[in-house]
RNA sequence: CCACCAUAAAGAGAAGGCGAGAGACAAGCUCGAUGACCCUUCAGCAACCUACGCAACGCGCAAGGUGCUAACGCUUGAACGAUGGUGC
Numbered sequence: 001c002c003a004c005c006a007u008a009a010a011g012a013g014a015a016g017g018c019g020a021g022a023g024a025c026a027a028g029c030u031c032g033a034u035g036a037c038c039c040u041u042c043a044g045c046a047a048c049c050u051a052c053g054c055a056a057c058g059c060g061c062a063a064g065g066u067g068c069u070a071a072c073g074c075u076u077g078a079a080c081g082a083u084g085g086u087g088c
Base pairs, nucleotide, nucleotide: 002087003086004085005084006083007082013042014041015040016039017038021031022030023029025077026076027075028074043069044068045067048065049064050063052060053059054058073080
């Protein structure tokens, strides 16, 4: 990269840095120099995988690997995207 499977109306933000676009794409709508997006640190949410515990195909825990912390994946659309797991 590709294939398959699962998930998404719940939940969780501060500080510092940078400086112009950002919310994947199209249309809409929204966020943004009162500093967005992004990066770093700390904090948190969740529980997909690992570990651990428990008469136990489930439940718990939150140490490890990810993920996430404006708006239902922001809305609608599509041969769509994202994240996790497995395989290659």

The RNA shown here (SAM riboswitch aptamer (S box leader)) has 88 nucleotides and comes from Candidatus Izemoplasma sp. The coordinates come from a structure-prediction model, not an experiment, and the mean pLDDT is 87. The sequence was found by an Rfam model in a public genome assembly.